Predicted 3D model of a 353-nucleotide part of an RNA (small-subunit ribosomal RNA, central domain) from a metagenome.
Rfam family: Bacterial small subunit ribosomal RNA. Rfam links the family to the GO terms ribosome and structural constituent of ribosome.
Model confidence (mean pLDDT): 83 of 100.
[in-house]
Context: one part of a larger RNA
RNA sequence: UUGGGCGUAAAUCUGCGUAGCCGGACCAGAUCAUAGCCUUUGAAAUCCAUGCGCUUAACGCAUGGAAGCGAGGCUACACGACUGUGUCUAGGAAGCGGGAGAUGUAGGGCGAACGGCUUGAGGAGCGGUGAAAUGCAUUGAUCCAAGCAGGACGAGCAAUGGCGAAGGCACUCUACAAGAACGCGUUCGACGGUAAGGCAGGAAAAAGUAGGCAGAAAAAGGGAUUAGAUACCCCUGUAUUCUACUUCGUAAACGUUUUCGGCUAGAUGUUGGCGAAGCUAAGAGCUGCGCCAGUGUCGCAGUUAACACGUAAGCCGAAGGCCUGGAAAGUACAAGGUUUCCCCUUGAAAUUC
Repeated sequence: UUGGGCGUAAAUCUGCGUAGCCGGACCAGAUCAUAGCCUUUGAAAUCCAUGCGCUUAACGCAUGGAAGCGAGGCUACACGACUGUGUCUAGGAAGCGGGAGAUGUAGGGCGAACGGCUUGAGGAGCGGUGAAAUGCAUUGAUCCAAGCAGGACGAGCAAUGGCGAAGGCACUCUACAAGAACGCGUUCGACGGUAAGGCAGGAAAAAGUAGGCAGAAAAAGGGAUUAGAUACCCCUGUAUUCUACUUCGUAAACGUUUUCGGCUAGAUGUUGGCGAAGCUAAGAGCUGCGCCAGUGUCGCAGUUAACACGUAAGCCGAAGGCCUGGAAAGUACAAGGUUUCCCCUUGAAAUUC
């Protein structure tokens, strides 16, 4: 390479989008492709037919033929490509309508708890643990009441629920911005799918500058435990956690399952929209039913090494990325990026089993 794969064995963070690749129905044309014929080209051997020669055969020789590639010409077909200021509406986009949502950004407000401070009351312990001690406390702690300033967080509702491309998102109000679903079937008329490079987003930790610092808490200190205890437990405690701007670009970035489209039994919950019924205390009410979109559970066929999947991991189509025994190793070297001894991307070999 061929082939085989990527839920759990090696193998897919997310979106937008350029090239590339792939692409709906109908009509017409006849450029390519396709098929046939003709001309030309056709080394020999091989192959086929006939005959001959080795005793036969294999084999060899002679004659004739066929096949194959390319070019040119003619004809046919209209599945494919191509062409058309072509036609259409099932894909896609736009529009309109009433709803759903922890979607994002900015600003305002509220709340329990918490540690601190002030005042009052009170008078001996508090705290902590398996048990203790370090620690705090008569310079009045803990506890109780009232008040003040503060920072972070947002109980219940809460769900197997919702939204978002993913990361992620939850007190409440306002403003601005965005997306999806449903219904209508008004407009455009294939405008689409995927996507190497590229661009953008991207938890936590970490880095820079400026603020902020209640609680928690790497490091650090102390007390215990222990043979030891650079730990688990306890008392403290700085970076950090928070805000603004900037950087980093990685995660068990997980559904460990790339994106898009089509097809293939059902059953039962639940969320949103819509439809037509029945009930009604007339409520954005209750009950069951149907359609679409999501999200769960079970399950037929089928798949799977099995587990299981069945919202496919089934049956097909299009495109990208990635894998190729374990260790050495995501290391060395090198290049690129970066805030330049760190980190990220790309990424070996000797050796060994």